Predicted 3D model of a 518-nucleotide part of an RNA (small-subunit ribosomal RNA, 5' domain) from an uncultured prokaryote. The full RNA is in RNAcentral, with records from ENA.
[in-house]
Context: one part of a larger RNA
RNA sequence: GGAUGAACGCUGGCGGCGUGCCUAACACAUGCAAGUCGAGCGAGAAGUCAGUUAUUGAACCUUCGGGUGAUUUAAUUGAUGGAGAGCGGCGGGCGGGUGAGUAACGCGUGGGUAACCUACCUCAUACAACGGGAUAACGCAUAGAAAUGUGUGCUAAUACCGUAUAAGACUACAGAGUCGCAGAAAGGCGGAUCUUCGGAGCUGUCGCUCCCAGAGGGAUCCGCGUCUGAUUAGCUAGUUGGUGGGGUAAUGGCCUACCAAGGCGACGAUCAGUAGCCGGCCUGAGAGGGCGAUCGGCCACACUGGAACUGAGACACGGUCCAGACUCCUACGGGAGGCAGCAGUGGGGAAUAUUGGACAAUGGGCGCAAGCCUGAUCCAGCAACGCCGCGUGGAGGACGAAGGCUUUCGGGUUGUAAACUCCUGUCAGGUGGAGCGAAAGGGAUGCGGUCACCAGAGGAAGCCCCGGCUAACUCCGUGCCAGCAGCCGCGGUAAUACGGAGGGGGCAAGCGUUAUUC
Repeated sequence: GGAUGAACGCUGGCGGCGUGCCUAACACAUGCAAGUCGAGCGAGAAGUCAGUUAUUGAACCUUCGGGUGAUUUAAUUGAUGGAGAGCGGCGGGCGGGUGAGUAACGCGUGGGUAACCUACCUCAUACAACGGGAUAACGCAUAGAAAUGUGUGCUAAUACCGUAUAAGACUACAGAGUCGCAGAAAGGCGGAUCUUCGGAGCUGUCGCUCCCAGAGGGAUCCGCGUCUGAUUAGCUAGUUGGUGGGGUAAUGGCCUACCAAGGCGACGAUCAGUAGCCGGCCUGAGAGGGCGAUCGGCCACACUGGAACUGAGACACGGUCCAGACUCCUACGGGAGGCAGCAGUGGGGAAUAUUGGACAAUGGGCGCAAGCCUGAUCCAGCAACGCCGCGUGGAGGACGAAGGCUUUCGGGUUGUAAACUCCUGUCAGGUGGAGCGAAAGGGAUGCGGUCACCAGAGGAAGCCCCGGCUAACUCCGUGCCAGCAGCCGCGGUAAUACGGAGGGGGCAAGCGUUAUUC
């Protein structure tokens, strides 16, 4: 000198773009952050309309018995309606957070897989036939304080099961043959035709099944690289290899039985400490050194530890089970929870923001679609935390006001600075307008930008320093005191070094200090 996710002190006008718990991976009140599909399925609350039955009974008629009957209420039937839940499908393995662990094929880079998987999407192939039995919801009964159940009865499907059919696939083998396995949604919606009004066949579309290939995604293996310590020198029994078997999508001691006795290490094994890695960022002429916030890629984790289930994909942040610590509810029998999602709270700390708005855009999930959901995202709020831009006025104005300071008392300086005169109008303020993001027309909605006019110098400057290094000097106070200080060093009665003042220098909405790094 540069740099920072900075902090502290003094000060503080505006805008644009960024950035904002580095500490306790400490504990969390509250709200929201993952749903969607009625064009897969059954059932269907409230409400509304109509009918029937009963009830009420205005008014009218009356032979006084009653009749007609507006209106009220209830039950029931049908239609409409579509809440809330359920079965089923797809998605909750993405997106978002954090850096605890990890010195490792974790990451980076370059390769292998004749040792592999892949939902949705795309290309191509063939098919889509015939049947069946349940179950939730619901009703009834019942246990429990609750969470949650249990029994029984009914019912549907693109839920589940059986049979048939094969291009092919697998094993073994290279020649044919053989063996075994395996599909269905026959579904939904629309259209015209026919109809016995149940539906049928045709067609369009969405979906289903098999198989070939692709794309994208993943898995696994290998070469090389990847911090410090020898005041850590030996480490290892599933250990190293083989055979058989198991397991996996797949290779493999991955696991198991048996057999052999190997394997690693001074080219640093093992142990200990530290640490997520990279693209990159800072610095530097470079080589190098330091760092790994924001953004992007990969990995790991989700209260702590362990485990599997479902599924194309997880050993699964807002899923399940077990154990533990902690918190909460309880009728003491038993239950509930997991912010390292977005806000927010307590705590820790020198220190780090709103319990905001919107799905308009981009993207994601579901859906034929309309659309719904989306604290991803886009915006707004707070903070000079950083970078950048702008302003705090411009021109004229005295051999020079007042005041301050100083003085050799003549003066000098503050100083064109002010006053005063003439102007301007950025920003901020006020009024009015227009248009865009958003394919065409109309409407709703979020946010930002933009134009004209009005008024008026008004609302907008501080901080550090002045002994040398180092740019900038005098007076007063103090008297080795009080104090300063990055180094050298100042202060003990004339201190340009302490404190104040005037003046000056530097930078400027900042300026200094501290910390860290080159």
Rfam family: Bacterial small subunit ribosomal RNA.